A computed fold for a 1555-nucleotide RNA from a microbial mat metagenome, annotated as small-subunit ribosomal RNA.

[in-house]
RNA sequence: AGAGUUUGAUCCUGGCUCAGGACGAACGCUGGCGGCGUGCCUAACACAUGCAAGUCGAACGGACUAAUUGGAGUAGAGUUUUCGGACAAAGCGAAAAGAAGUUAGUGGCGAACGGGUGAGUAACACGUGGAUAACCAACCAUAUAGACCGGGACAACCGUUGGAAACGACAGCUAAUACCGGAUAAGCUCCGAGCAUGGCAUCAUGCAAGGAGAAAAGUAGGCCUCUCGAAGAAGCUCGCGCUAAAUGACGGAUCCGCGCCUGAUUAGCUAGAUGGUGAGGUAAUGGCUCACCAUGGCAACGAUCAGUAGCCGGCCUGAGAGGGUGAACGGCCACAAUGGGACUGAGACACGGCCCAUACUCCUACGGGAGGCAGCAGUGGGGAAUAUUGCGCAAUGGGGGGAACCCUGACGCAGCAACGCCGCGUGAAUGAAGAAGGCCUUCGGGUUGUAAAAUUCUGUCAAGAGGGAAGAAGACUCUUGCUUUAAUAGGGUAAGAGAUGACAGUACCGAUAGAGGAAGCUCCGGCUAACUACGUGCCAGCAGCCGCGGUAAUACGUAGGGAGCAAGCGUUGUCCGGAAUUACUGGGCGUAAAGGGCGUGUAGGCGGCUAAGUAAGUUGAAAGUGAAACCCAUGGGCUCAACCCAUGGCCUGCUUUCAAAACUGCAUAGCUUGAGGGUAAGAGAGGAAAGUGGAAUUCCUAGUGUAGCGGUGAAAUGCGUAGAUAUUAGGAGGAACACCAGUGGCGAAGGCGACUUUCUGGCUUAUCACUGACGCUGAGGCGCGAAAGCGUGGGGAGCAAACAGGAUUAGAUACCCUGGUAGUCCACGCCGUAAACGAUGAAUACUAGGUGUAGGAGGUAUCGACCCCUUCUGUGCCGCAGCUAACGCAAUAAGUAUUCCGCCUGGGGAGUACGUUCGCAAGAAUGAAACUCAAAGGAAUUGACGGGGGCCCGCACAAGCGGUGGAGCAUGUGGUUUAAUUCGACGCAACGCGAAGAACCUUACCAAGUCUUGACAUCCACUAAAUCCCACAGAAACGUGGGAGUGCCCUUCGGGGAAUAGUGAGACAGGUGGUGCAUGGUUGUCGUCAGCUCGUGUCGUGAGAUGUUGGGUUAAGUCCCGCAACGAGCGCAACCCCUAUCCUAUGUUGCCAGCAAGUGAAGUUGGGGACUCAUAGGAGACUGCCGGUGACAAACCGGAGGAAGGUGGGGAUGACGUCAAAUCAUCAUGCCCCUUAUGACUUGGGCUACACACGUGCUACAAUGGCAGGUACAGAGGGAAGCGAAGCCGCGAGGUGAAGCAAACCCCAAAAAGCCUGUCCCAGUUCGGAUUGUAGUCUGCAACUCGACUACAUGAAGUUGGAAUCGCUAGUAAUCGCAGGUCAGCACACUGCGGUGAAUACGUUCCCGGGCCUUGUACACACCGCCCGUCACACCACGAAAGUUGGCAACACCCGAAGUCGGUGAGGUAACCUGUGAAGGAGCCAGCCGCCGAAGGUGGGGUCAGUGAUUGGGGUGAAGUCGUAACAAGGUAGCCGUAUCGGAAGGUGCGGCUG
Repeated sequence: AGAGUUUGAUCCUGGCUCAGGACGAACGCUGGCGGCGUGCCUAACACAUGCAAGUCGAACGGACUAAUUGGAGUAGAGUUUUCGGACAAAGCGAAAAGAAGUUAGUGGCGAACGGGUGAGUAACACGUGGAUAACCAACCAUAUAGACCGGGACAACCGUUGGAAACGACAGCUAAUACCGGAUAAGCUCCGAGCAUGGCAUCAUGCAAGGAGAAAAGUAGGCCUCUCGAAGAAGCUCGCGCUAAAUGACGGAUCCGCGCCUGAUUAGCUAGAUGGUGAGGUAAUGGCUCACCAUGGCAACGAUCAGUAGCCGGCCUGAGAGGGUGAACGGCCACAAUGGGACUGAGACACGGCCCAUACUCCUACGGGAGGCAGCAGUGGGGAAUAUUGCGCAAUGGGGGGAACCCUGACGCAGCAACGCCGCGUGAAUGAAGAAGGCCUUCGGGUUGUAAAAUUCUGUCAAGAGGGAAGAAGACUCUUGCUUUAAUAGGGUAAGAGAUGACAGUACCGAUAGAGGAAGCUCCGGCUAACUACGUGCCAGCAGCCGCGGUAAUACGUAGGGAGCAAGCGUUGUCCGGAAUUACUGGGCGUAAAGGGCGUGUAGGCGGCUAAGUAAGUUGAAAGUGAAACCCAUGGGCUCAACCCAUGGCCUGCUUUCAAAACUGCAUAGCUUGAGGGUAAGAGAGGAAAGUGGAAUUCCUAGUGUAGCGGUGAAAUGCGUAGAUAUUAGGAGGAACACCAGUGGCGAAGGCGACUUUCUGGCUUAUCACUGACGCUGAGGCGCGAAAGCGUGGGGAGCAAACAGGAUUAGAUACCCUGGUAGUCCACGCCGUAAACGAUGAAUACUAGGUGUAGGAGGUAUCGACCCCUUCUGUGCCGCAGCUAACGCAAUAAGUAUUCCGCCUGGGGAGUACGUUCGCAAGAAUGAAACUCAAAGGAAUUGACGGGGGCCCGCACAAGCGGUGGAGCAUGUGGUUUAAUUCGACGCAACGCGAAGAACCUUACCAAGUCUUGACAUCCACUAAAUCCCACAGAAACGUGGGAGUGCCCUUCGGGGAAUAGUGAGACAGGUGGUGCAUGGUUGUCGUCAGCUCGUGUCGUGAGAUGUUGGGUUAAGUCCCGCAACGAGCGCAACCCCUAUCCUAUGUUGCCAGCAAGUGAAGUUGGGGACUCAUAGGAGACUGCCGGUGACAAACCGGAGGAAGGUGGGGAUGACGUCAAAUCAUCAUGCCCCUUAUGACUUGGGCUACACACGUGCUACAAUGGCAGGUACAGAGGGAAGCGAAGCCGCGAGGUGAAGCAAACCCCAAAAAGCCUGUCCCAGUUCGGAUUGUAGUCUGCAACUCGACUACAUGAAGUUGGAAUCGCUAGUAAUCGCAGGUCAGCACACUGCGGUGAAUACGUUCCCGGGCCUUGUACACACCGCCCGUCACACCACGAAAGUUGGCAACACCCGAAGUCGGUGAGGUAACCUGUGAAGGAGCCAGCCGCCGAAGGUGGGGUCAGUGAUUGGGGUGAAGUCGUAACAAGGUAGCCGUAUCGGAAGGUGCGGCUG
C1' cells in the first nucleotide's frame, strides 16, 4: 500500500466482499511448564449458611474470675491431763482489702470511611475554567484565654408483672467525661454615637465610647505536705482529655461561562410560571417557601415531548483529522427489595440505623413478630458464558485505645480457568544402502527424506531426595547514653539485645539418573503462502466474495504431500481500518443518485474605495491550571521479557495579564466605479378590458339537378328517390385567426400570434452637474404557475376521452372507419402538478477568435441612400486553451475563482405505508421500515440483429425447358411388428447415406449347442517334427478311435537350436461394450463467398480505431485515384491437369496420301511419315492494337485480327473461423465397464417382416410413339482363379468349343437414339408392363425363407398428376446408348464415356442466401434474443382491521400512612424561679386540630407495544396459464402529467418532451 466482483471486451459511477488490529469474550479440536494480569457483559432476579464495624475499664456504677492478704467460723491428726478438761498441726473457710483480668449496661469516638453496583439520570450529573464581598468544617496543626461553685435524674441492678416470641410495663436504689443551673468573659455574638481607608452595586477593612448575651470534665502516673503508719485530704507535676475564640490544613456546600447522544412523522412550552417588595427558612444565596403586586420567561443557534445513556482520565482503531467505547486501575456522581420521611450527628436524609406504605420470603400458641448479599465466599435461576462457603492480619492502609492490643472478606496471599500478555521446553551433532512402509508414476523413477534407524553428546523444564531466602521494620520489652523534668515517672533521640512470616519448605542453589514424560490446529480454485491420487456424480456436500459439484472435481469426502501459526489453532460475535462509501482535512448534482416549476422577499450568511479610532475575532510573550495512573523517551529492578520503579516529555485545552494592529468586526468621517435616479429616444405575439373584421367548417331556408354519396389496404356500418352528394343565393351560430412567419420578438417561469382603442409592467440605447454601498443570495412566508380535473352559471360550430356500430384478427375491451357525450370556449372560485428540460439554481469578475441574426448608438463617406468601421444589449452556429468517464461544453461554459441557497449517498421494496398539513374531491406536500439482490447504472467499443436506410452479387426471383408431388415397381428412412428385425446418420448440410453390391460367409443381432490362458500376440515348463488319410456318433462346432510319416541347422555325439502342434500354470489376451460432450485423424457446411489478419507508425485513458473507410471499377480487399498511414501475410488471380488451334521430334501393335503387290472383301503385304492418331516438347491470348466513354487513371463499350477475346470451357485447389456439426462401428486413443463372458466357436434364423407415412429413383400413361425388317456413326474402359473369338447346339437365357490375348496387337463389343421401309389409327389400345402360373438357364457346399436371367402364358394401376416443390444459362437442359468399380452370382444405384441437341434472361420491385457502408438497440447463449403485467401454487416480512391485552408519562378528583412545621394542649411533668410550706410560674411532653404529603382508588383522555377472524399490496421461488406492452420505425415512435376505459400487460383523449 491494496485486491475480487456488473461487460463479449472497455472506461467511469456505485454498492457488496476480503486481506490488518483489538476483545472482561463464547464455541470446536488439542493441551508440557512458569511469571504477571484478568474473570456474571444476561435477572438493580430471589437468596440457605458463615463472616464483612467495632473499640475504649486510663469516663462511670455494678457483676464476675482471682494470685495474695485476711481470718469470723468450722474442724480436730496428735500431745497432755487433775480425766472435768487443756493445748493443738493439717484441712475447709465467711466478711473485708486486693495486684491482675473479663465485661451486659451508662458514656465517648467510630459506624457518613473502606467495600459493592450502574437501576435511575440528557442534568451544573460529569469535564474544564472561574466565583463565594453568600458558606460550613469532628478528628489534626499553630498560637491565645480558661476549666470556679452547685443540683436533680435515668439505665444497669432488685422486686412485681404481661407476652408463644420479639419485646416490654410498673415500683424501688445508684455512678459518670451522661444531664442541668449559677459564676467568670481576653476573644466571640448582637445593638451601637462617631472617625478613616478601599472597592464592583448589595458592601469590605481598620479604630471605637457604651450596653446586652453566651463556656467548661475530668482521668491515669509520679513527687511532696499533714498524719506514728495506712487510708484519706490539700498542693505540685507530666500525659491524655474539656471550654471559648482565631488562623491553617483536610473535606464539603452553593453559583456561573464553555463543552456534553438521537428524533421536527415531537412546534410551540410555562402559573411559583418570569420579575419585584416584604416575611419565613437554611451553614449559606435564591420562588427555596409564603403574602401582595406586575405579566413576564423559554423556543427554528431547536424550547417542549419521546427514545437511549452513569460522566471523565482513559481504552481500541486510524498517517492524521476522526470513529467506536467507558471491563479491570484512578476521579466524580447516583443507588442500596420498591416508594416516601425525618431523627441523631461535625458530616447522612444513612448498604450491614430508625419510622411508614407496598410486594415478596420466613416464624407463630393466629394475638403478633422478623428480614433485605448491587460487601466476601456460596446457592438457585437466567444465560453462549464468568472462579473457593480457602489462609492470614506477617506486610500496606483504616477504626478505637495512653498503650499493650482488639477489629478489619479493605488488603496481602493461596485455589480454579490457555481468558489475555510474556518467557521456556518437547532435544543437539554426525548420519545415503537415499532402508522399510506409505503415496504418486510416463513403470524409468519420484517423494516422504538426514527425516528415521544407528553412532556420539547435552541436561533446560518436569521427577524424587538435600540445602534454603529477601519480604521485618516500626511499635513493644530490657540495657545504656543524651535531652526535657524535682524525678531512675512520662516524652523525645541514639546505640545494642530480645520477639514477630499467611504465603512456604515457596522463590532460589548445588548434586542424581536418563532422550527418557511433553504437538497440535487451520488451510492448499482466485483474492492468498501451499497439489496430487482415490471416492462421489447438481447427489452428498462446500462457500467470506466471485463461485464449485450433472463420470477424468488442485473448490465436496478421504489419503499422501505441502503452506501457515504454534501450547495453541480455527470459527462466531462486536468495534475501528481499508471506505475519499457523509468528503473539516477530503466528494458530488447536463446524460451515472442529485438544481427547488418560476418569482418576490423576512431572518440569516456574504459584501466596493479612502482615512484616523477601538481591540471582540486574530497573532505574540508570560503566569496559573491541565490529579495520579496511562502514552512516549531515557535509565534502573525481577536471569530476559511481560511486569514494576525513577526522571523528563506529553496532556494539542481553559483562565488571567501584557503587547501588536495587517486582515475581519465595531463605531466615525468621506468617495463614486456597484446599485438606484433624472432627461431624450427605441423595439416588441409582455399583461388586462372593451369593440370590430374576413376566410373556412356545420346547420337552416329556397332554387337547379339525379342516383348515388361517403369511407378504406380492401370493405362495411352511415347518408340518399321522403331527392342526398354536387351547385347557386340568403340566413344562423360558435370557435380559431391562413399568408406575413424567421434556431425572429417579448416575458421570471407557465406562456404570448387578425385589427382598433383605453389602462398597465418590464427591457434597451445615449446622456447627466442627482443619491452615496442604498448591494448579492435567500431557510420559513407570500404570489404566479401548461394540460387534464373539480364547483356554480352560461355557451356549444368544429374536434373529441367514455360509449355504440362496422371492419381487422385466433381473440381485438386497440390501431382503421361511421357516429358520438363529458370536455374543449366565457365568467367567477378551486387544484398546484408535467420529459414544468438547456434534464445545466442565482449573482459578480476574468479567460483566443470567426460567422449569422434582432434592437439601438456613434464614426467615415456621400448631394443623398447604400456599403464600410467601432460599440452596447439579446439570440444562434463553428472553434482554441481549459474541463470532462466519455459524449460533449467552450464569453449564453459543463473553463478559472468568490458568495449564498436547494439537493444526492447501491438496486428493489417506494415516492409506497403510517402520522401530519393542504384540498369539495381527484389528489398534492412531507416521507420510512421489515424483507430481498450483488448488482442496478452512465458513456463509448466490437459484433449480431431490425417487419431501418443505401450499394452490389448468386438459376435468388423473373423469362424459359424438363421434372417431382398422382400410378406401378425399385431403393432408403420413420413407424409398427418380431426371439432378432444389429448399429450409426435427422432442416438446408440424415433418408439409391456408411453399404464400390446381407442366400452361408459378411454379421456386429436372435435361438440353440459348446470352450475358458482362450479364435489372435509374447513369455515359461513338458511332450510330439510338421503334416496327411480313414472310420464312428452328432445339425455342426466338437468328441472318440485307427493309420501313414519323420524332415532342417549346429554338435565335444551327451545334447542344443529354429519352425509347427498339443498339454499345464500364470502374467495376460479379447470386446463392432460406454463416452464423438475427454480426444487424434478424417469429413460435411456457410462457400470458390471475398473475405480474414499482422508488423511498424498514428489517434484514443481504454476496449479499440486507422490501414480494410471514401470516389470509381472488377468475377474478386481486382485494379486506379485520394487519404496518417506505410508495408506484409493467409485467401482472389496466376502457376498444375484435361480440352480447343498450330508447329517440331518420333512412328508400333496405330495410320495409308503417293508408289508397288494382292483379295470375294480387307493397310492384307512391300514400303512410307504426308494425314489421322499416339507420345513428348513448344507456340498461342497479353485489353497487346484501333475508336469512344471515363478524372490525363483503373477500367468499361464497340471493332480489327485470330482456332480461341476479355478469368476461352472444364477440373483440382476450400483463407481466419462457425455449427460442443458427423464419426470411439475404418483406424488410433484417455478413462470407465465385462473376464466360465459384454470374449470365442458352430448350426439355423434375422438384417429381405408390413395396416401405413416420407425421401430418392426407374418404367409409363403413348403416334415427335409402339412393333417388325434393313442399315450407319462413338468415346472411354476392363481382362489371367480373367476376357474368351470363330465354329456347332438351343426360340432363348445359355451350352459346347477352344484360337488369340498380361493387350493402340486378342477378347468383352451389338453402340443406341439416328436413317430407310412396312404396320398399328387414338383405344386402357399392337400403349403400359406390374402381378401371377408353368417350364428352364447360370453362379454357388447351398437359390425355401432370400439371387439374376430366359421362354410361354397372364396383362394390374396408369389417359400427364391438388396444394406445394426441384434442376438447369450452352455443347448446358432434355434425350440416347456404352463402359467400369463392387462382385462366385445379383445394379432401375453410383462413377465415368461419348451420340443427338434446344428455349429463355425485359430486368432487380418482390421471395431466399450472401458481401460492403451506415443507423438504432434494454440483444452478446447474440431476435429461436431480451422482456411486461394479470391469474394459479408455495414460502417470507409488512400495512389495514371489529376488537382485545399490557406498559409508560401526565391531568382532575377522592382517600391520606410515617413525618417535619404551625396551632392548641382543661391531661402529664425531677433540675430553673417565687414560696416556710402547700402551691404557683417558666419550659417541656402526650393527646387533638391544620397545611403539605408516598402508596392506593375513581375518571376521561394521551402515547408506546403485543395480539386479531378477515383483508391489501410487496418480495422470493429450473422448466404452470393468458396474452406481447417495451427494446429495431419492436411492427400504432416512445415517454411525462392528468382524465377515463379495459382479464392483463395496456388503450384512448388533452397538453408537453426528444431521452
RNAcentral holds the sequence, with entries from SILVA. Rfam family: Bacterial small subunit ribosomal RNA. Model confidence (mean pLDDT): 84 of 100.